[in-house]
Context: one part of a larger RNA
This record gives sequence, C1' cells and structure tokens, in this order.
RNA sequence: CGUUGAAACUUGAGAGGACUCUUCCCUAGUACGAGAGGACCGGGAAGAACGAACCUCUGGUGUGCCGGUUGUCCUGCCAAGGGCAUAGCCGGGUAGCUACGUUCGGCACGGAUAAACGCUGAAAGCAUCUAAGCGUGAAGCCGUCCUCAAGAUUAGGUUUCGUUAUGAGACACCUGGGAGACUACCAGGUUGAUAGGCGCUAUGUGUAAGGCCCGCAAGGGCUUCAGCAGAGGCGUACUAAGCAGUCCAG
Repeated sequence: CGUUGAAACUUGAGAGGACUCUUCCCUAGUACGAGAGGACCGGGAAGAACGAACCUCUGGUGUGCCGGUUGUCCUGCCAAGGGCAUAGCCGGGUAGCUACGUUCGGCACGGAUAAACGCUGAAAGCAUCUAAGCGUGAAGCCGUCCUCAAGAUUAGGUUUCGUUAUGAGACACCUGGGAGACUACCAGGUUGAUAGGCGCUAUGUGUAAGGCCCGCAAGGGCUUCAGCAGAGGCGUACUAAGCAGUCCAG
C1' cells in the first nucleotide's frame, strides 16, 4: 500500500516440525534341534539419547538482601557507622534466569506402495503373480499429531458495532511489564490498583541499637524467634497516568 468502515473469532491452499533406539519379563526353556542352543506371533515393564514446557522439589546463580571478619582512612573521641581493598574476603539467600531438577512427547489407526508373496489369466489348447484385471505387504511415502499460515492479489468465512455524525474504531501521548535491541505485543490511564510510595505478609538472614547484669579483660547473658530486608503475595488513590489533541467511512 492492497484486500473498498471497524473489532473479535475463525477455515486452511501452502510451509515447517516430530517420527528414534535398547534391555528385561511372560508366552516358553515351548516350536525347532542328536545336542549345544533357541524362536516367530502376541502381551507387559524398565531405560537411553533427543525434544518441548516449567521452577513444586533437588541444586546453581542471585554486584550489595542479611550476617561474620582483616587492614586502613574518615564521621573530634568511646560506642555506633561510612569509604576503599576482585562484591576486600567469608557464610547464607527471595524473585527472576536456569539444569544437574520436574512434567510431558514419539502411540494407535487409515490410504497408496517397495522388495517379496499370491488370485484369476492368455499371448503359447500346457505352464505362467502380468500382458487386461484383482489382492497381501515396510521404521520408508501420503494422512492422522504439533506449529505457522488469506499478499491463498483466487487477498476467503462467521458474528457484532458503525456509516454527515449522538461517529464504530484507530492513532498519538502518558503509567508500566508476564513483552522487548528499536519497533511490535500485552496490562492500564481517575467510572483507575498501571508503576512508585505506604501498610500487612510470605520469604531471607540469624537474635540489631540502646539499656541492665556478670567478668580485670577479650567477651558472655537478658531485654530479643530480635533488628534489618531487592524484585514475591494481598491491600491502600498518598504521587504520577491531568485537561486537551489527530485520523476515519456516504
């Protein structure tokens, strides 16, 4: 830009993906075989690799969430803190992201076939699966399963809303994230929980500061399952999404 207003939901021409393998048990130590050995068919159970999704569990990370601690400088000093030293080092760790973790997948079935095996059957009074005709038959092929898909210009379909205005809808702008390089997409814009703040809480760390007591002191005890806290959950209009704007069909 087109599909001759818009929104939502769709059909599927076409395209892509997947399709795997192993071991064990039963049938059965049966058929077969002198024995050694040892099945077809059928049923069942584990598993490997691969793939997808996810974070309940097990772990990883988690650059400043909590604690410990060394050296040094600073806040006049004590105490308490802050800076720097790889995040100074060390012990843990929420969300998110993750695999080593969890769940799920390959099935079954139909169609046409390959090799192969057949039926009927002449040329060629016989024979012959083939020449006419008709079957059976693979992890392979086409479907079935999953994903995309009407620029499929043959531009499809259904429903609803709107059509000189009481205008359906879209854009722009703003708050944002489960989305994301940008864009797009999605959640919202006061008739509002979209983000921040605040409150409660999950969860993490591990018992703050100050005070009191014990000890010469280092330190210990009580107050105290304390104090502090990023992303999680629930709530709350305090702050910011203000008021305006643009396009649009006969």
This is a predicted structure of a 250-nucleotide part of an RNA (large-subunit ribosomal RNA, domain VI) from Parcubacteria group bacterium CG08_land_8_20_14_0_20_48_21. It matches the Rfam family "Bacterial large subunit ribosomal RNA".